[in-house]
Context: one part of a larger RNA
Molecule: large-subunit ribosomal RNA, half A
Organism: Luteolibacter sp.
RNA sequence: GGCACACAGUGAAUGCCUUGGUGCUAACAGGCGAUGAAGGGCGCGAUCAGCUGCGAAAAGCUUCGGGGAGUGGUUAAUACACUUUGAUCCGGAGAUUCCCGAAUGGGGUAACCUAAUGGUGGUAAUACAUCAUUGUUCUUUUCUGAAGCCCGACCAUUGAAAGAUGAGAAGGGAAGUUAGGAAAAGAUACGCGAUACCCGGUGAAGUGAAACAUCUCAGUAACCGGAGGAAAAGAAAGAGAAUCGAUUCCGUCAGUAGUGGCGAGCGAAAGCGGAAUAGCCCAAACCAGAAGCUUGCUUCUGGGGUUGUAGGACCCCGACGUGGGAUCUCAAUGGAUAGGAGAAGGAAAUGGAAAGUUCCGACAUAGAGGGUGACAUCCCCGUAACCGAAAUCCAACGAGACCCUAGGGAGUUCCUGAGUAAUACGGCACACGUGAAACGCCGUAUGAAUCUGCGCGGACCACCGCGUAAGGCUAAAUACUAGUUAGCGACCGAUAGUGAACCAGUACCGUGAGGGAAAGGUGAAAAGAACCGCUGUGAGCGGAGUGAAAUAGAACCUGAAACCGUGUGCCUACAAGGUGUCAGAGCCGACUUGUUCGGUGAUGGCGUGCCUUUUGCUUAAUGAGUCUGCGAGUUAGUAUGUGUGGCAAGCUUAAGUUCUUAUGGAACGCAGGCGAAGCGAAAGCGAGUCCGAAUAGGGCGACCAUAGUUGCACGUGCUAGACCCGAAGCGGAGGUGAUCUACCCUUGGCCAGGUUGAAGCGUAGGUGAUACUACGUGAAGGACCGAACGGGUGAACGUUGAAAAGUUCUCCGAUGAGCUGAGGGUAGGAGUGAAAGGCUAAUCAAACCCCGUGAUAGCUGGUUCUCCUCGAAAUGCAUUGAGGUGCAGCGUUGCGUGCUGAUGAGUGGGGGUAGAGCACUGAAAGGGCUAGGGGGCAUACCCGUCUACCAACCCCUAUCAAACUCCGAAUACCACUCAAUGGAGCGCAGCAGUGAGACGGCGGGGGAUAAGCUUCGUCGUCAAAAGGGAAACAACCCUGAUCAGCAGCUAAGGUGCCUAAACUAUGCUAAGUGGAAAGGAGGUGGAAUUUCAUAGACAGUGAGGAUGUUGGCUUAGAAGCAGCCACCAUUUAAAAAGUGCGUAAUAGCUUACUCAUCGAGAGAUUCUGCGCCGAAAAUGAUUGGCGAUAAGCAUAGUACCGAAGCUCUGGGCUUUUGGUCUUGGGACCAGGAGCGGUAGAGGAGCAUUCUCAACACGUUGAAGCGCGAUGGUGACUGACCGUGGAGAGUUGAGAAGAGAGGAUGCAGACAUGAGUAACGAUAAGCCGGGUGAAAUCCCCGGCCGCCGUAAACCCAAGGUUUCCCGGGCUACGAUUUUCGUCCCGGGGUUAGUCGGGACCUAAGGCAAGGCCGAUAGGCGUAGCCGAUGGACAGCAGUUUAAUAUUACUGCACUUCCGAACCUUUAGCAGGGAGGACGUAUUUGUGGAGACAACUAAGUGAUUGAAUUCCGAGGGGAUGCUUCGGCUGAACCGUAUUGUCAAAGCAGGUACCAAGAAAAGUCCCUGUGUAUGCUAAGGAACCCGUACCGCAAACCGACACAGGUGGGUGGGUAGAAUAUACCAAGGCGUAA
Repeated sequence: GGCACACAGUGAAUGCCUUGGUGCUAACAGGCGAUGAAGGGCGCGAUCAGCUGCGAAAAGCUUCGGGGAGUGGUUAAUACACUUUGAUCCGGAGAUUCCCGAAUGGGGUAACCUAAUGGUGGUAAUACAUCAUUGUUCUUUUCUGAAGCCCGACCAUUGAAAGAUGAGAAGGGAAGUUAGGAAAAGAUACGCGAUACCCGGUGAAGUGAAACAUCUCAGUAACCGGAGGAAAAGAAAGAGAAUCGAUUCCGUCAGUAGUGGCGAGCGAAAGCGGAAUAGCCCAAACCAGAAGCUUGCUUCUGGGGUUGUAGGACCCCGACGUGGGAUCUCAAUGGAUAGGAGAAGGAAAUGGAAAGUUCCGACAUAGAGGGUGACAUCCCCGUAACCGAAAUCCAACGAGACCCUAGGGAGUUCCUGAGUAAUACGGCACACGUGAAACGCCGUAUGAAUCUGCGCGGACCACCGCGUAAGGCUAAAUACUAGUUAGCGACCGAUAGUGAACCAGUACCGUGAGGGAAAGGUGAAAAGAACCGCUGUGAGCGGAGUGAAAUAGAACCUGAAACCGUGUGCCUACAAGGUGUCAGAGCCGACUUGUUCGGUGAUGGCGUGCCUUUUGCUUAAUGAGUCUGCGAGUUAGUAUGUGUGGCAAGCUUAAGUUCUUAUGGAACGCAGGCGAAGCGAAAGCGAGUCCGAAUAGGGCGACCAUAGUUGCACGUGCUAGACCCGAAGCGGAGGUGAUCUACCCUUGGCCAGGUUGAAGCGUAGGUGAUACUACGUGAAGGACCGAACGGGUGAACGUUGAAAAGUUCUCCGAUGAGCUGAGGGUAGGAGUGAAAGGCUAAUCAAACCCCGUGAUAGCUGGUUCUCCUCGAAAUGCAUUGAGGUGCAGCGUUGCGUGCUGAUGAGUGGGGGUAGAGCACUGAAAGGGCUAGGGGGCAUACCCGUCUACCAACCCCUAUCAAACUCCGAAUACCACUCAAUGGAGCGCAGCAGUGAGACGGCGGGGGAUAAGCUUCGUCGUCAAAAGGGAAACAACCCUGAUCAGCAGCUAAGGUGCCUAAACUAUGCUAAGUGGAAAGGAGGUGGAAUUUCAUAGACAGUGAGGAUGUUGGCUUAGAAGCAGCCACCAUUUAAAAAGUGCGUAAUAGCUUACUCAUCGAGAGAUUCUGCGCCGAAAAUGAUUGGCGAUAAGCAUAGUACCGAAGCUCUGGGCUUUUGGUCUUGGGACCAGGAGCGGUAGAGGAGCAUUCUCAACACGUUGAAGCGCGAUGGUGACUGACCGUGGAGAGUUGAGAAGAGAGGAUGCAGACAUGAGUAACGAUAAGCCGGGUGAAAUCCCCGGCCGCCGUAAACCCAAGGUUUCCCGGGCUACGAUUUUCGUCCCGGGGUUAGUCGGGACCUAAGGCAAGGCCGAUAGGCGUAGCCGAUGGACAGCAGUUUAAUAUUACUGCACUUCCGAACCUUUAGCAGGGAGGACGUAUUUGUGGAGACAACUAAGUGAUUGAAUUCCGAGGGGAUGCUUCGGCUGAACCGUAUUGUCAAAGCAGGUACCAAGAAAAGUCCCUGUGUAUGCUAAGGAACCCGUACCGCAAACCGACACAGGUGGGUGGGUAGAAUAUACCAAGGCGUAA
C1' cells in the first nucleotide's frame, strides 16, 4: 500500500413533520385623498437594539356594548403597578394624530431652512414663544379698465386719371365695458391604489411566409389620457328575403360563406337554442307671459310635443281615473361588525406517558377539525341544531311625499335636428389586402331636398320592400380580484411550494435605473446539566445529576454517500497496463464438522473503460474531479386510426334550466352535428344523373344489399413555447447614466531656479534728409536648459501581479493650442471627437437596465426501469436543394386474399455486350501498280523524260476502334408448364426510421490502367455481427452467439518450444533465401536445339605472327593503330595495308591466324525450378518471438488439433400442427420450426408518489438507514439482526411533477494539486526590564536605522464615531498578540465675530401669465433658486483623558432695541458714482522668519555643561477667612546690531487675444410729515465643529507599491522647492 470486517469523525441526503405557499369555490367589498391619502422620517416603554402598536394626550385617552379572572405585545427575569367599585382582552362610535409626502405661505439636496398678516403670552422696547390664515387652476359676483384696434378731414409716396399704399387731428365704433387688473365667495379638481377588468389616443420588432417587400406576428407589447363597481353598447335613416323587432353575453351556424404575393394565413353574418329583459327625454311647429332696445326683431320663462301601417301643431269629438317610477323620508323585518349556551366513559395489563389492546358502557340534528406525554364521538377547544347588539352600516318589501301616465276623426296650412346628407380626391374601419366594393368613419374641396321628402336592401338601374340621419339618457344578463370572511384540493412539503415557512424585496452588488440570495426540526416537559476535576476564573473535555432516551447537550430528530481515520485477518519490495474474469496452492475464521461456508490470494489463461458522434473510435475525436439531491414528449383544442363499451338506420346532445346529499350527481333541454343517395359548373333531376339532337355511347353512382354514431383509453398529425437547455441579435412614442471620459460654459488656483536678449527707446557716429553702424537700455518669445505639475519614448520586471495597465531606469512638454479644483451643459442611430471608429462609469462599427421573450435556431449537446418478437436505410425523382425536406423504395403492426413468391427443372423467345473481325465508318505499317501533285533535266511552242519526294483508286502482306460490325457467346431478361406453404408474394389501413455510407472481388468512367483517391454497375461483408484464423488488425478467410455442460465431430488455419495438435516419401534451396522491385550476373538443378571433336576439339604451355611498305593522301610528324581513301599483292603451316596497349613519330607488348605439346569432351543459344547482387537513417532489433539447414520451398499420403459452426444432455421463450379439458378467456400434453442485432415498429411487465374500496400491521416498536439470506429471465423482492422512535402496508381499480451517469447541466458537500506557491516595496533592528498561562511582535528605558518640498504640520472634499477611558481575544489583523482602527461598556464635538443660512449675483436650473405641440410634454418673460466669486464684526493666554478664534481669563469690535436733546428725515421713484477686475515684467514699501556677531554688574558651583540664587514685572497653586479678602509656591521674565528675505500694500512700463454680474455703500433730483439718530441699559437665532485626511479611516472588492485640490515647509553645500546629509517632528507595519 491492496482486499475484507468492525468502530469512529466529517457531512448532510433520506424518512417523518409543518407555522408557509399554491389553485379554486361561496359570500362580502370594490376604493382612499385639501376634514391632508398611499407611503415614509423621527419619536413614545421602569429597563428596550429590532419587529409590532401608537403619536408630544405617543405599546396609549374617552364613551357605549360584549366578557368574567387574571393582566402590563414579541419577552425570559427583576422592580413597580392595575384588577369582582369588573382590569387585561374583543367590537361600535369619538378624541389626539410631530415632520415629510398631491404638499398647497416662500425656498429646498424629502422628513430641513425661512417669511408675511392677525391674535395671545412675554419685555421698558426689540428679541423670543405660541395659535390661525396666506398654493395653482376653474366658476360666479362685484369693482376697475385701456396708451392697443377700426372708421376718419387733411397730408405723404406713386400714378395722366381712376385708384393703390402709408400715416392720421377732432370725433365715432367694435364694446350700454373687450384684452387686462383687483377683491370676495364657492365648488370641485390635483395625488395614490390590483391601474386586474373597461373606453379612447399613439403604436413596434424578434417571428411566420422554410429567402423577402404586400401579408403575418398585431391593433399585440409598450407609452399616454379617462372612468366605474363594473365599463362600453343600446331603443332601428336596423337586419335581409321566411319574416323579425333596443343592447349585451353563452351555445350553434362554421373553420362554412368569403378574403388572401388566392401563398403563409385571416375568417364572418343572418338564422336557431338559451341567459337577462325596460323603456324614455329634448329641439321644432303652436299658445301664454316677461325683458331688452336699434319698434320689429331678439332673448328668457311656462304650456305643448317626440313619430314611420308617419307623427305632431292647427280644427272637431271624448276621458278624470288607472297604472307606473331608475327620486326622497319613515316604520318594521332581515343581515354585517363583539358574543352566549352546547350531549355522552370507566377499569385492567403493557409502557416514561394510553388516546392503542382487552373488558363492560354512553351520546349523536354533535362520528367536521385541532389539541392533550403513542391512534380520543364521550379529557380540552370546538362541531350540529338554537339564542344574541347600546352604537354604526347594508338590503329588499311596505307606507307616505314627489314625479310620470290617453284616445278617436277630418282637412293638407305649418313643423319634424345644414356647412348636415351627398359627390370628388386621400385614407381608415368593416372577416373583406381597391377589388365589381356596397354600408360606416375621418381630412380637404364642392354642397342638397323638406313627407309628392330622405336613407337603405353589397357596383349600378328598374320593380318591390325596409327604415326615418344630421340631439340626448337608460338597470339586468357580461369582465376582473389588490382586499375581508368561511371553506375545499387523487396541489407542494424546506434544492419542493411564492424570490421570501426564519425580522426578505432583507443581507449583498451597482453612480443609477435595476438585480437579488442563503437560512425550518432538543425534549412530553428545560427537567437546558447543581457540584467535583483538568485548563488561562478560557475554549474544550471527564465525572456526577436530569430524562424513557444525552451517539436527544443546545454546532441538539433520523443521520445515507463522497471524503478522512483507528483496529484486526490475509497479501504485497525482480515487477510492467482497462484493475476484471476463469483456474488455483497456501494462510485465517465459523459452525450444523461437511465432497460445507466465509475472508484473503502466490501463480497461470483470456482480456485496449463509458457516453456521444460516425463509413469507421482504445484512439492522440466529444463530455464527465467524486458523492448526494434536482434535471427533458406535457397540457388544451381539433382531426384521423386502433382497441373496448352503449344504442343502432339511426346515434348524440351544446349552452342552459330544474331537483339534489350542492366545485359533485340526476333529470330535462333535439338548437345543432354525423350518417342513411347520387350525379352535374349550375339550374336541376334522382337509383340514377351528366355530356349530347339522341332512346346511341361513355363518365361517375346504384344493384347483390348496406353501418353508423357516441363515450372511454391509446397511437399519430395540426394549432399553441409543444421534449429540454443554448445564441449573436431585432424592436420599445420605455427608462437610467457626462461622480470615468470627450467637448463646451461660469468662477478660482498653479508653474523652483537658471539662460538667451526681438521690437522700441537713449547716446555717439553717419546722411542733404533718410538709410545705416556702434554702444547702452529694454525685456519680447506656442524661445532654450531644468524641478513641481502634465505626459508615456525604449527596455527589463510583473503576467494565478503589490496593481483587472503598475514598478524601476531612461525619455517628452514644462508662459502655453499649458495644467488643475469647484459648479454646470450636451446621450444612444444620439452626443462629443486637433479624427484613432476614439470616448460616452473596468462595456462601444451603436452604452446600460427592464420589457416584447419561453424571439428564432433546417445547428450542437442531452433525453432517466426491465424482458420478449421482427428488423432497416445511407438509393431514385424533385427541391434557393445538397449535413434539410416531400413522394417512392426498404421496416413493422393489423385486416384481407389464398399459392400467386424466392429458387430449381423444362420449353420458347428477342438481343448486339465479351470475344472476334475488317464487309461498312474511320485510324494505320510495308510493298506493288499507277492517276494526280511537287521537284530535277529539257524546252520558242507542241511533244517530253527522270524521281530512294507526297500519294488517290486498286492488289498483296500485317494491324486498330466506347461513340465501327460481315459475325457473335456465357450470363442476364421475358413468357409458359411443373415443383416450391415461405418471418414467401399481393392488396388495404396505422406507425416509422433512412435519404453522410465504408472496404473487398468482378465490369467500367475520371486520374498518371497514382492514392486507405473519386464516381457508376454487380456480388459480399461491416454498418447493425459476437466466435475461430490472419502476431495484434470494422470491411479479408471460416462461421451467424436462446441459456447451461470439466461431452463428441469438424471449417478456415495449423501440428519444434512459447501454443492445442505430425509423421512418412521424393526432390529443390545454402541465400537465414524463405522474411522487398526494376535491372544485372560463367550461382545452381532440370529440359531442348545447334556447332566443334581420337583425321585430336576447348583451355593451358612452347614457338611463329613475315614481305612490297613508313600503302596513298593529309600532316611539323602520321611508320598497322589522330583523320580521309583504298584495303591489293607476295612468302607461307600461318600472319589484318592490322584487335588492343603504347611512342612526338618510330620502337616495344599483345591479339586475330598457324604449328607443336596434351588426350576426351568442348563451345554457343533457348526454355524452366530455386537461389545471388541491387539493399543507406536517425533510442534496440524483429519470419509474432526463441530459434531452425529444416522447424524453408515443391509434390504426394495418412493422422491429429482447431469456433459461440454441427452433434449429444438438460432448461427457458416465441410460433405453428394435432389432441385433451374449459362458459369464455385460456390451460395442459405430443410433434415441427424458430430465438445476433443499431435506427425503428409491436407485445408483456417491474418500481415511485397520490386517490378510492376491501383487508390486514404498529411503542411487545411504523417509515427511513446499515447488513443482505431467500425467490424471480429481468426490472425487482426482501427474512433474521442492529439503528430508529411514529406512522405504514397488501390486493383490486384510478391519477401522474413517475425511474438519471453523461447535457463545458444546476445546487450543496468533500477531495486532488499540497502541507506545495505565497505571507504585498531590502527604511533594520538589538539589549535589559515590565505584564502575562504564554512575548520576535504590547509597554518602559537604552542603543541602532529611515524620512525630512516629507514618510512633518494645517485646511477643503469624502468617510461617519474610526476620537478618549475601562475591560476582552472566538472571528477580523496574510504569523503571534497580553495589542489594535476588532468586540463589549461608558464618555466626548459648547461660537453675535471661524464656515454656511437669515445678504448679492455667474454659468446653469425652475418658471405665473405667454407661445408651440396627438397625449405625455417642449420653449420661454417677469420672478425665484444657484458659489467655485462679491459683501460681512476677535485677538492673546490658560485649561480637558477626549473641544476650543467656541469653555475660562484679559482686552476689543459689529448689528439691533432703547430717553432727552437735535434734525427733517425715513420710505418710495428717477439719475449717477462706486463696487469692478487681463497677461507679462519691473520699482518702492513692508519685515514673518533665518543666520552671524555681540550680550550689563555681582555672587556661587563645576573639568565643563545643563542649571541654580539675588534682581522690575507677570503669574495665582495652596492654606486661612469675618466670604470682603489675606497668603503667596511652581513658572515666565534682562539688549541689541548686521545680512538675506516671504506674505501683504502702493505704483510704473510693455503687449494684444482687450480682460463677470449683482448687492451691500455713497451722491443728486422729485415726492414725502412722523419718523430718523440715540446715552445708561438691554438683545444677538439656526446648522457645522470629535477623529482620519498623499491615508490602515477617502476612491480603487483587501489594513492594496496605484489615484486624490489648497497652505506652511528650517540648517549646511548649492542657482535652486534639484541632489546629498541633518533639525523640529514622525517612523522602523505586520512574517